[in-house]
Context: one part of a larger RNA
């Protein structure tokens, strides 16, 4: 020179598009950030309307509404969001192994869904609590337990054949024995069977159910190589290093234990200490390196400290439990409650970092058949010159070189076409008119084609058809108006830019070299000048 998540001073007109607690992983008032499903399933309200009665107190009927709130059952809450403490490690980066593995929800595909039972919630009662709450007596359903059947190399044991093999074993095909399952909702039909209405057994379509295959995606687990300083850390280990056998794990292993051997690492740096998330990148530089790892993507680890395991397909689970320990809070002193490193926002820290917004219109997630409903993810608004980017603060003429100012050798010189005058233009900012892109499609209908016993139900095509937070905004038209819009810094050399007055080694300046002690181009302060410019300059920090 160049860079920055910057900060400080002085100044400040607009717009796009980006960035914003870098410190105390300090501590947290409020509100909000994961809920859905009534097409699993029993139950089931008030308020307010309308009407009847009425002893004027009330009470009964519809409606609200099978709607709110609960509650049993499913999925979902392991995703999304957020930090950078911890970790120097197979954490991560790259290439590879599993013949040592798991994988819900998805997609193909193969077979199945028969017959029974008992319960628990809610409800309803009662008991203790100040309160969270808790306990017991009674009812009751289910796609919620539970039994019996049925059963395939799906497992399990034993037999035996092909083929591959790291010789450990794996993969097919397969015979005799055991062992292991399910669950129904909704629509729409009468061809057959009951009653002879239509609706039930039943059919039939869709969605669920079990139980095998194979794929999809998504873990886990090993290994090679690569990945910071310190020898002013030189010796470290006892489950420590291996071995037989047993537990455990999806799964391989001292992973864990019984025993049995004594080994294992280390100057090619063990061990010990010190700092650090790791990568893609980023800055800088011709490169080569050097520094860094905010946003953005991938990995990883954490969720008030430490430790635990429960469900689960997945967690040893940020808004789940238990235990302890430290805070805050409530308490009737008996016992409770809580976790912002989600989003805003509060104190606190610091040189310093924004709103207690609005929207599911989009893009994505999650539940549901689908309406849809959740969704601080996400999309937008709002602060902030915190940065990149672009634009405006006016053009054009205009000489008696005006007036001031400053300088001076007193002639004049210089600010300066600069100003006023005189012609114009109209960005951005103001008023006022129009007015979006981003929406694709669902549902719903109408044709047509598959499937079907059908004009049910699905499916595919095609043509109709809601939905915009941003927002009355971008963007366009009109109107007025040169009006509202420049300023930092530096002028001894290094560097582009000079006089004058004040000061007198004093105030002061000052990256370096130095200035300053009576004429200072170097301090002040004006006049002129030089750079940048809605910033310009100082500090910090990188190259």
């Nucleotide at each position: 020179g160049a860079a920055c998540g910057a900060a400080c001073g002085c100044u400040g007109g607009c717009g796009g598009c980006g960035u914003g607690c870098u410190u105390a992983a300090c501590a947290c008032a409020u509100g909000c950030a994961a809920g859905u499903c009534g097409a699993a399933c029993g139950g089931g309200a008030a308020a307010g309307c309308u009407c009847c009665c009425u002893u004027c107190g009330g009470g009964g009927a519809g409606u609200g509404a099978g709607u709110a709130a609960a509650g049993u059952g499913g999925c979902g809450c392991a995703c999304g969001g957020g930090u950078u403490a911890g970790u120097a490690a197979c954490a991560c980066g790259u290439g590879g192994a599993c013949a040592a593995u798991c994988u819900a929800c998805c997609u193909c595909u193969g077979g199945g869904a028969g017959a029974g039972g008992g319960a628990c919630a809610a409800c309803u009662u009662g008991u203790c609590g100040a309160a969270a709450g808790a306990c017991g007596g009674g009812c009751u359903a289910a796609u919620a337990c539970c039994u019996c059947a049925u059963a395939a190399g799906a497992c399990c044991a034993c037999g035996a054949g092909a083929c591959c093999u790291u010789c450990g074993g794996g993969u097919c095909a397969u015979g005799c024995g055991g062992u292991c399952a399910a669950a129904g909702a909704u629509g729409g039909c009468c061809u057959c069977u009951a009653c002879u209405u239509g609706u039930a057994a039943g059919c039939u379509a869709u969605c669920g159910c079990c139980u095998g295959g194979a794929g999809a995606u998504g873990g886990g687990u090993c290994c090679g190589c690569g990945c910071a300083c310190c020898a002013u850390u030189a010796g470290c280990u006892u489950g420590u290093u291996g071995g037989u056998g047993a537990g455990g794990u999806a799964a391989u292993g001292g992973c864990u234990c019984a025993c049995c051997a004594a080994g294992g690492c280390a100057a090619a740096g063990a061990u010990g200490g010190u700092u650090a998330g790791c990568u893609g990148g980023u800055c800088u530089g011709a490169g080569a390196g050097g520094a860094c790892g905010a946003u953005c993507a991938g990995c990883a680890a954490c969720a008030c400290u430490g430790g635990a395991a429960c469900u689960g397909a997945g967690a040893u689970a940020c808004g789940g439990u238990c235990c302890a320990g430290a805070c805050u809070c409530c308490u009737a002193c008996g016992g409770g409650a809580g976790g912002c490193a989600g989003c805003a926002g509060u104190g606190g820290g610091g040189a310093a970092u924004a709103u207690u917004g609005g929207a599911c219109a989009a893009u994505g997630g999650g539940c549901g058949a689908a309406a849809g409903c959740c969704u601080g993810a996400u999309c937008c608004a709002g602060c902030a010159a915190c940065g990149c980017c672009g634009c405006g603060u006016g053009a054009g003429u205009g000489a008696u070189g005006a007036a001031g100012g400053c300088c001076u050798u007193c002639g004049g010189g210089u600010u300066g076409u600069a100003a006023a005058g005189c012609u114009c233009u109209g960005u951005c900012a103001g008023a006022g008119g129009g007015a979006a892109c981003g929406a694709a499609u669902a549902a719903g209908g109408g044709u047509g084609a598959c499937c079907u016993a059908a004009u049910a139900c699905g499916u595919c095509a095609u043509c109709u058809g809601a939905u915009g937070a941003c927002g009355g905004u971008a963007c366009u038209c009109u109107c007025a108006a040169a009006g509202g819009a420049a300023g930092c810094a530096c002028c001894g050399g290094c560097u582009a830019a000079c006089u004058c007055u004040g000061u007198g080694c004093c105030a002061g300046c000052a990256g370096c070299c130095g200035c300053g002690g009576u004429a200072a181009g170097a301090c002040a302060g004006a006049g002129g000048g030089u750079g940048c410019a809605a910033g310009c300059g100082u500090u910090g920090u990188u190259c």

The prediction has a mean pLDDT of 82. This is a predicted structure of a 543-nucleotide part of an RNA (small-subunit ribosomal RNA, 5' domain) from a metagenome.